[in-house]
């Protein structure tokens, strides 16, 4: 002094992440009550069961009056860059019981660098917004190829990049 490991620490990718907060749409002229009328035995929930309401009218038609939740999100504040998502497990909850679908926390280096675009599923009221998978577009990174430049190719964040440290080797 360099090489290539060990550990710390700091930072980079943009329509960047996430969570809060929430004007304002939507839900919906829908639920319900209320009057009137037909009709006479069903209704409730995604599915069975069990319970409950209901001849003192289940339901159905018109008319008045009209919500709310939970799903969305402009701004604004936090916290950040495996930000975070998603698969699988478990514990809890959604009027009772199972199945199933949703929601929270917990675990889990199983999958995804990132953003977006279209098709297919799922959720849900939803053509909204989220997720899955497929296929493509732009892009960041770090390697091979090429070279005047453009540029092509494969990989993955357990990467990359800078400073620090230590121990090995020469």
């Nucleotide at each position: 002094a360099g090489a290539a490991g060990u550990g710390a620490u700091a930072g980079a990718g943009g329509c960047g992440u996430g969570u809060u907060u929430g004007a304002c749409a939507u839900u919906a002229g829908u639920a319900a009550a209320c009057a009137a009328u037909a009709u006479g035995a069903g209704g409730u929930u995604g599915g069975a069961g069990a319970a409950c309401c209901g001849a003192u009218g289940a339901u159905u038609u018109u008319g008045u009056u009209g919500a709310a939740a939970g799903g969305g999100g402009a701004u604004g504040g936090c916290a950040c860059c495996g930000a975070a998502g998603a698969g699988u497990g478990g514990u809890u909850g959604u009027a009772c019981u199972c199945c199933g679908a949703c929601a929270a926390c917990c675990a889990u280096g199983u999958c995804u660098g990132a953003u977006u675009g279209c098709a297919u599923g799922g959720u849900u009221a939803a053509u909204a917004g989220c997720c899955u998978u497929g296929c493509g577009a732009u892009u960041g990174u770090c390697a091979c190829c090429a070279g005047g430049a453009a540029g092509g190719u494969g990989a993955a964040g357990u990467g990359c990049u800078a400073u620090c440290u230590u121990g090995u080797u020469u």
The prediction has a mean pLDDT of 78. Lysine riboswitch aptamer from Alkalibacter mobilis, 170 nucleotides, folded computationally. Of the family's consensus pairs, 98% are formed in the model. The source organism's lineage runs through Bacteria, Bacillota, Clostridia, Eubacteriales and Alkalibacter. It matches the Rfam family "Lysine riboswitch aptamer". About the family: Riboswitches are metabolite binding domains within certain messenger RNAs that serve as precision sensors for their corresponding targets. Allosteric rearrangement of mRNA structure is mediated by ligand binding, and this results in modulation of gene expression. This family includes riboswitches that sense lysine in a number of genes involved in lysine metabolism, including lysC. Rfam links the family to the GO term lysine biosynthetic process.